[in-house]
Source information:
Predicted 3D model of a 77-nucleotide RNA (transfer RNA) from a Candidatus Woesearchaeota archaeon.
């Protein structure tokens, strides 16, 4: 140096290929239940979708650029 894959909630990740309301489990926070906790059930908090730009009414989603993180190849020794 070259090409692939990820990076989205406090974690683990799904949606991207086909642009249209940003999701899921767990975790937290209430509240039922329970003598209490624990399970168990119901409801909620929470995300500038790695960072900037462009395309478009509209971008997690498409282009481009740049970071970070893994794998593969060259290349130098």
């Nucleotide at each position: 140096g070259a090409g692939c894959c990820g990076g989205u909630a406090g974690c683990u990740c799904a949606g991207c290929c086909u642009g249209g309301u940003a999701g899921a489990g767990c975790a937290c926070c209430u509240g039922a239940c329970u003598u209490u906790u624990a399970a168990u059930c119901a409801g909620g908090u929470g995300g500038u979708c790695g960072c900037g730009a462009g395309u478009u009414c509209g971008a997690a989603u498409c282009u481009c650029g740049u970071c970070c993180g893994g794998c593969u190849c060259g290349c130098c020794a």
Notes: The organism belongs to Candidatus Woesearchaeota, within Archaea. Its Rfam family is "tRNA". Gene Ontology term of the family: triplet codon-amino acid adaptor activity. It is annotated as a transfer RNA. The coordinates come from a structure-prediction model, not an experiment, and the mean pLDDT is 82. The RNAcentral record of the sequence draws on ENA.